[in-house]
RNA sequence: CGGGGAGUGGCGCAGUCCGGUAGCGCACGCGCUUUGGGAGCGCGGGGUCGCAGGUUCAAAUCCUGUCUCCCCGA
Numbered sequence: 001c002g003g004g005g006a007g008u009g010g011c012g013c014a015g016u017c018c019g020g021u022a023g024c025g026c027a028c029g030c031g032c033u034u035u036g037g038g039a040g041c042g043c044g045g046g047g048u049c050g051c052a053g054g055u056u057c058a059a060a061u062c063c064u065g066u067c068u069c070c071c072c073g074a
Stems, first nucleotide, its partner, number of pairs: 001073007010026004020057001028044005050066005
């Protein structure tokens, strides 16, 4: 320098192909249960998707640029 992959709540991931209110598990808070804790059950809070711009009625998803990490090649 070129090519490919990844970046989404605190953590691990799905959703992208085919645009249509952003989800799951764990963790966290509250309640029930218990003498208490744990386990179990129920409810709830927390991200607007690495960043910037574009297309569109509408973008995590499509397009362009760019940053970080990993792999391959030179």
The RNA shown here (transfer RNA) has 74 nucleotides and comes from a Candidatus Saccharimonadota bacterium. The coordinates come from a structure-prediction model, not an experiment, and the mean pLDDT is 82. NCBI's taxonomy places the organism under Bacteria, Bacteria candidate phyla, Candidatus Saccharimonadota. The sequence was found in a public genome assembly. Its Rfam family is "tRNA". Rfam's curators write: Transfer RNA (tRNA) molecules are approximately 80 nucleotides in length. Its family is annotated with triplet codon-amino acid adaptor activity in the Gene Ontology.